[in-house]
Context: one part of a larger RNA
RNA sequence: UUGGGCCUAAAGCGUCCGUAGCCGGUCUGACAAGUCUUCGGUGAAAUUCACUAGUAGACUAGUGAGCUUGUCGGAGAUACUGUCAGACUUGGGACCGGGAGAGGGUAGGGGUACUCCUAGGGGAGGGGUAAAAUCCUAUAAUCCUAGGGGGACCACCGGUGGCGAAGGCGCCUACCUAGAACGGUUCCGACGGUGAGGAACGAAAGCUAGGGGAGCGAUCGGGAUUAGAUACCCCGGUAGUCCUAGCCGUAAACGAUGCCCGCUUGGUGUUGCAAUCUUCUCGUGAGAUUGCAGUGCCGGAAUGUAGAUGUUAAGCGGGCCGCCUGGGGAGUACGGCCGCAAGGUUGAAACUU
Numbered sequence: 001u002u003g004g005g006c007c008u009a010a011a012g013c014g015u016c017c018g019u020a021g022c023c024g025g026u027c028u029g030a031c032a033a034g035u036c037u038u039c040g041g042u043g044a045a046a047u048u049c050a051c052u053a054g055u056a057g058a059c060u061a062g063u064g065a066g067c068u069u070g071u072c073g074g075a076g077a078u079a080c081u082g083u084c085a086g087a088c089u090u091g092g093g094a095c096c097g098g099g100a101g102a103g104g105g106u107a108g109g110g111g112u113a114c115u116c117c118u119a120g121g122g123g124a125g126g127g128g129u130a131a132a133a134u135c136c137u138a139u140a141a142u143c144c145u146a147g148g149g150g151g152a153c154c155a156c157c158g159g160u161g162g163c164g165a166a167g168g169c170g171c172c173u174a175c176c177u178a179g180a181a182c183g184g185u186u187c188c189g190a191c192g193g194u195g196a197g198g199a200a201c202g203a204a205a206g207c208u209a210g211g212g213g214a215g216c217g218a219u220c221g222g223g224a225u226u227a228g229a230u231a232c233c234c235c236g237g238u239a240g241u242c243c244u245a246g247c248c249g250u251a252a253a254c255g256a257u258g259c260c261c262g263c264u265u266g267g268u269g270u271u272g273c274a275a276u277c278u279u280c281u282c283g284u285g286a287g288a289u290u291g292c293a294g295u296g297c298c299g300g301a302a303u304g305u306a307g308a309u310g311u312u313a314a315g316c317g318g319g320c321c322g323c324c325u326g327g328g329g330a331g332u333a334c335g336g337c338c339g340c341a342a343g344g345u346u347g348a349a350a351c352u353u
Base pairs, nucleotide, nucleotide: 004324005323006322007307008306012321014201015200017198021194022193023192025088026087027086028085029084030083031082033081034080035077036076037075038074039073040072041071042070048065049064050063051062052061053060054059091191092188093187094186095184096183097182103177104176105175106174107173108172109171110154111153114150115149116148117147118146119145120144121143125136126135162169163168206247207246208245209244210243211242215241216240220236221235222234223233258320259319260318261317262316263315266298267297268296269295270294271293272292273291274290275289276288277287278286279285302309303308326353327352328351335346336345337344338343
């Protein structure tokens, strides 16, 4: 390479948008580029095969076949692919309707706890642990009451509930803003899928500048434990955690499962919408059935080494992309690109086994 794979053995980019490329719904017509048929030219010789000759298994020569899987030209076919033209509505999009939601942004407001301060009460301990000690406290602590300041957070509701592409999102209200589902069949009419490069977003930690700093708390100081204790436990406590503006671009960024489409027995929950029916205290009420969309559990065929997966597939097919090829060396070195740095990204080899 032909191939084989990617939940857990190596392997799905963290996610999304999108350029080139690749792939592409139904019908009609035209063309005939791909495709197919046929004819002709060309496709050197040697080599291969058969026969003949040379006293000949190999060598040489001749004749014929074959090969050269290709290419050029002519004629024809038109199902499929393609191109052009026309049409369609199922894919896709738009619009309308009433609902659902911690989707995002900004502003305002609130709540408990904590901590600090002030005032009053009170008067010897408090705190902490397995037990202690460091620590706080007669400059009045802990505790109780009242008032004030501050920063962070948002109990219950809360739910294998919801929303979001992922990261993620949870007090209330307003404004701005995005997406999805359902229903309508009103409009456009293939406008689609994927996506190398590329752009954007992207937890925590970290970085730059300026604020802020209650609690918690890496590093650090002290007390214990211990043979030791650079820990686990305790007392403190800096960066940080918070805000604004920018950078970083990584995670067990996980469903360890790329995206899109079609097909393939079921059962049972739950969320949203719609339709029909029943009921009512007429409320955006309650219940039942069905449909669509989501989200769970169980399980059939099938798949799988097995665990398991199983209409939310890891089943059966199609399209496109990414990635893998024994372990270590190593996600290292060198170089490139990016970054203020930390570092990120791309990414070997010798050697070893």
Overview
This is a predicted structure of a 353-nucleotide part of an RNA (small-subunit ribosomal RNA, central domain) from a Candidatus Aenigmatarchaeota archaeon. Model confidence (mean pLDDT): 87 of 100. Its Rfam family is "Archaeal small subunit ribosomal RNA". On this family, see Yusupov et al., Science 2001: "Crystal structure of the ribosome at 5.5 A resolution".